[in-house]
Context: one part of a larger RNA
RNA sequence: CGUGGAAACUUGAGAAGGACACUCUUUAGUACGAGAGGACCGAGAGUGACGAAGCUCUAGUGUACCGACUGUCCCACCAGGGGCAUCGCCGGGUAGCUAUCUUCGGUUAGGAUAAACGCUGAAAGCAUCUAAGCGUGAAGCCGUCUUCAAGAUUAAGUUUCAUAGGCUCCCAAGAGAAUAUUGGGUUGAUAGGCCCUAGGUGUAAGGUCCGCAAGGACUUCAGCCGAGGGGUACUAAUAAGCCGUAUGAUUUUAGG
Repeated sequence: CGUGGAAACUUGAGAAGGACACUCUUUAGUACGAGAGGACCGAGAGUGACGAAGCUCUAGUGUACCGACUGUCCCACCAGGGGCAUCGCCGGGUAGCUAUCUUCGGUUAGGAUAAACGCUGAAAGCAUCUAAGCGUGAAGCCGUCUUCAAGAUUAAGUUUCAUAGGCUCCCAAGAGAAUAUUGGGUUGAUAGGCCCUAGGUGUAAGGUCCGCAAGGACUUCAGCCGAGGGGUACUAAUAAGCCGUAUGAUUUUAGG
C1' cells in the first nucleotide's frame, strides 16, 4: 500500500519442525543344535542424548534486602550511625533469570509403494507374479502429531457494528534496544505511596537486672526489609486534539 470501513473469532492452500538410540526382565535356557552355543514373534521395565515448557522441589545468581566483622574519616565525646575500602570482606536470601532441577515428547491408525513374496493369466493348448487384471509388503514416502500461515492478489469465512472504530497523549509491565505488544486512563486499582501479608534475615534501639570487667539475660519468633499476594483514590493517568465512516439522503460553496 492492497483486500469498501471496522471489532472479535475462525478455516487452512502452503511452509517449518519432529521422526532417535540403547540396556534389562520375561517368553526361554524354549525352538534350533551332537555339543558349544542360542533365537524370531510377542509382553513388560528402564536409561542416554536431543527437544519443548516451567520454577513446586534441588541448586546457582540475586550490586533489592537482613545480619556479622576489619581499617579509616565524619556526625564534639559515649552509645548509636553514615561515607570509603572489588557490592570493603564474610554468612544467608524473596521475586525474576537460570540448569545440574521438574514435567512432557518422539506413540499409533490409515493410504500408496521399494526389494521381495503371491493370485489369476495369456502371448507360447504346457509353464510363467505380468503382457491386461488383483494382492501382501519397510525405521523409508504421503499422512497421523506440534507450530506458523488469507500478499492463498483466487487477498477466504462467520458473528456483530456503522456518528463504527482508531491514533496522538498519559500511567505501566506478563512486553521491550527504538518501535511494536499487552494492561489501564477517574463510570479508574494501571503504577507509585499507605495498610496488611506469604517470605527473607535472625532477636533492633532504648531500658531493667546480673557481672569488677569483657559480656550475658529479659523486654523480643524482636527490629528491619518485603521485586511476590490482597486492600485502599492519598499522588499521577488531567485537559485536549487528530484521522476515519462503503452505499444512500440533504445543505452550502467552487467550476462546468
A computed fold for a 256-nucleotide part of an RNA from Parcubacteria group bacterium GW2011_GWC2_42_12, annotated as large-subunit ribosomal RNA, domain VI. Rfam family: Bacterial large subunit ribosomal RNA. The organism belongs to Bacteria candidate phyla, within Bacteria.